Predicted 3D model of a 76-nucleotide RNA (transfer RNA) from a Thermoplasmata archaeon. Taxonomically the source falls in Thermoplasmata (Archaea, Methanobacteriati, Thermoplasmatota). The coordinates come from a structure-prediction model, not an experiment, and the mean pLDDT is 83. Rfam family: tRNA. Rfam's curators write: Transfer RNA (tRNA) molecules are approximately 80 nucleotides in length.
[in-house]
């Protein structure tokens, strides 16, 4: 340099195929339970890598960029 893949709460991930309420587990905070803790139950807050486009509507489709990973090429 060429090609491919990944990027979603604090962490790990689903959702992208077929655009339509952003979701689950753990973690955090509050409450209940308990003599207390743990376990368990209920509730809450917080997220789509960045910019642009298409659309009534974009995490999802399109364009550009960034970071990481893989393969190929180059390596005087």
């Nucleotide at each position: 340099g060429c090609g491919g893949g990944u990027g979603u709460g604090g962490u790990g991930u689903a959702g992208u195929u077929u655009g339509g309420u952003a979701a689950c587990a753990c973690a955090a905070a509050g409450c209940c339970c308990u003599g207390c803790c743990a376990c368990g139950g209920c509730u809450u807050a917080g997220c789509c890598c960045c910019g642009g486009g298409u659309u009534c509507a974009a995490a999802u489709c399109c364009c550009g960029g960034c970071a990481c990973c893989c393969g190929c090429a180059c390596c005087a």